[in-house]
Context: one part of a larger RNA
RNA sequence: CUGGGCAUAAAGGGCGUCUAGGCGGGUCUGUAAGUCGGGUGUGAAAGCCCUGGGCUCAACCCAGGAAUAGCGCUCGAUACUGCAGGUCUUGAGUGUAGGAGGGGAGAGUGGAACUCCUGGUGGAGCGGUGAAAUGCUUUGAUAUCAGGAGGAACGCCGGUGGCGAAAGCGGCUCUCUGGCCUAUUACUGACGCUGAAGCGCGAAAGCCAGGGGAGCGAACGGGAUUAGAUACCCCGGUAGUCCUGGCCGUAAACGAUGGGCACUAAGUAGAGGGGAUUCCGAUGUCGUCUCUGCUGUAGCUAAUGUGUUAAGUGCCCCGCCUGGGGAGUACGGUCGCAAGGCUGAAACUC
Numbered sequence: 001c002u003g004g005g006c007a008u009a010a011a012g013g014g015c016g017u018c019u020a021g022g023c024g025g026g027u028c029u030g031u032a033a034g035u036c037g038g039g040u041g042u043g044a045a046a047g048c049c050c051u052g053g054g055c056u057c058a059a060c061c062c063a064g065g066a067a068u069a070g071c072g073c074u075c076g077a078u079a080c081u082g083c084a085g086g087u088c089u090u091g092a093g094u095g096u097a098g099g100a101g102g103g104g105a106g107a108g109u110g111g112a113a114c115u116c117c118u119g120g121u122g123g124a125g126c127g128g129u130g131a132a133a134u135g136c137u138u139u140g141a142u143a144u145c146a147g148g149a150g151g152a153a154c155g156c157c158g159g160u161g162g163c164g165a166a167a168g169c170g171g172c173u174c175u176c177u178g179g180c181c182u183a184u185u186a187c188u189g190a191c192g193c194u195g196a197a198g199c200g201c202g203a204a205a206g207c208c209a210g211g212g213g214a215g216c217g218a219a220c221g222g223g224a225u226u227a228g229a230u231a232c233c234c235c236g237g238u239a240g241u242c243c244u245g246g247c248c249g250u251a252a253a254c255g256a257u258g259g260g261c262a263c264u265a266a267g268u269a270g271a272g273g274g275g276a277u278u279c280c281g282a283u284g285u286c287g288u289c290u291c292u293g294c295u296g297u298a299g300c301u302a303a304u305g306u307g308u309u310a311a312g313u314g315c316c317c318c319g320c321c322u323g324g325g326g327a328g329u330a331c332g333g334u335c336g337c338a339a340g341g342c343u344g345a346a347a348c349u350c
Base pairs, nucleotide, nucleotide: 004321005320006319007304008303012318014201015200016199017198021194022193023192025088026087027086028085029084030083031082033081034080035077036076037075038074039073040072041071042070049065050064051063052062053061054060091191092188093187094186095184096183097182098181099180103177104176105175106174107173108172109171110154114150115149116148117147118146119145120144121143125136126135162169163168206247207246208245209244210243211242215241216240220236221235222234223233258317259316260315261314262313263312269295270294272292273291274290275289276288277287280284299306300305323350324349325348332343333342334341335340
């Protein structure tokens, strides 16, 4: 290097976008670089192999022959690849007409609940637990009514429902905006797939600056429990949780399953859900397309399971794995304000 692998054994990059590169639809013509064939030159000698010979044999030695990947030149072949040119429409994209959606950003706005403030009623408890206590309360609490303020989250609908590349997204309205699906087959004519680097996005926590702060609540204080209780339970409570701008760049970032295309047969495999659409007798049936769950045949799998949403059968491209510990550590590099991230060993040991 080849060979083997990556759902759960080691192993899919958190996700996207794009550069180089790799790979790439049908057909015609040309070319002949790759490819294939012939000829020729080279391929030192020795060695290996064959034949013959010399040492009594052998090892060894001598002579002759054969063989040799590769490379150069030359003459040809043209299926495939490449290159050049033309053409096609099924891949890809565009147009036109419709459609569903918590996709994203900004602005505005609503009700319930909660806490606080003010006032009224009222008058002794409230709260909390397994039981209590700390705590609150005659400076009038809890309860109840009215008014006001504030912040955060959006009950029912709500769903193995929807959207998004992933992270993720849920009151309502408006504005701006991305993607997807169906029909039509009008247009372009291979414009495609993947993608090292690069760039962007990236939950929560954390960091910087400024604001905000109702509830909750690391740390912390107190009350209990207990042998102890740096906990579980209770009363408080600061960061934080929220907003704006900027960092961080991680996760069981999970389907622990990279992306794309084609195929499969149980000849419609079975009964579902969401969105569209043709026809017909219109709130429905059948058909088609798309998305999304369940059960399962063959196959695959060590088994569990998976099973047209493959972990089946193939092709293309990327990432990754190579015994356990040491260790995702040290050192170096690089990024970061820091926390730390990325890259990533060895000795030694089993």